[in-house]
RNA sequence: CAUCCAAUAGGGCAAACCAAUCGCAAGAUUGGGACGCAAAGCGUAGAGUCCCGCAGGAGCGGGAUUGUCGCGCCGCCCGA
Numbered sequence: 001c002a003u004c005c006a007a008u009a010g011g012g013c014a015a016a017c018c019a020a021u022c023g024c025a026a027g028a029u030u031g032g033g034a035c036g037c038a039a040a041g042c043g044u045a046g047a048g049u050c051c052c053g054c055a056g057g058a059g060c061g062g063g064a065u066u067g068u069c070g071c072g073c074c075g076c077c078c079g080a
Stems, first nucleotide, its partner, number of pairs: 003080002012037002017032006035067001041073004046069002048065007
C1' cells in the first nucleotide's frame, strides 16, 4: 500500500410510532423516540417501488423515495 474477517473501544446515523408545520398525494422538515445500520457517509433518480394529472388503452407528463438495488467518490478501531 492492497485485500479480507469475527469480536472490541470511541464516536456517528436513526425505522415504526407520537406532536407541530408544509404538501392534493406519495412524502418532507423540526422535536421526541430507537427497529436497526460499517458505509443507514457524500453524490447520482440508471433500475425498482409509490403518488398526482392526462388518456378508451398502450402509454405520456410531473413529482416522491438512496433505510430497495446499482454506479461514482471517500472512510473509523482491532486483527490477519